[in-house]
RNA sequence: GGGCGGUUAGCUCAGCGGUAGAGCAUCGGUUUUACACACCGAGGGCCACAGGUUCGAAUCCUGUACCGCCCA
Numbered sequence: 001g002g003g004c005g006g007u008u009a010g011c012u013c014a015g016c017g018g019u020a021g022a023g024c025a026u027c028g029g030u031u032u033u034a035c036a037c038a039c040c041g042a043g044g045g046c047c048a049c050a051g052g053u054u055c056g057a058a059u060c061c062u063g064u065a066c067c068g069c070c071c072a
Stems, first nucleotide, its partner, number of pairs: 001071007010024004018055001026042005048064005
C1' cells in the first nucleotide's frame, strides 16, 4: 500500500429498514445476626464521526478515524 471483518449501555455481545435490547456489573428493596447467594425493581445509550438515499437509517451507500486478520 491492497483485501476482508469489526466499532451498539461501565464490560461482553444481540439486533441488519418501522424509531434500541440481553447477560454481567452498579444502585434500591425483600431475605440473613451480618455478608454472600437468591428473588423483585430502577438508573445508565449523539448505535465511532461526517455526508447521502428513504415517509422513516443502528440497519443501505460514500468518505474519514480507530481495532483485528490476511496478502505484498

The RNA shown here (transfer RNA) has 72 nucleotides and comes from an Acidobacteriota bacterium.
Rfam family: tRNA. Rfam links the family to the GO term triplet codon-amino acid adaptor activity.
Its mean pLDDT, the model's own confidence on a scale to 100, is 85.
The sequence was found in a public genome assembly.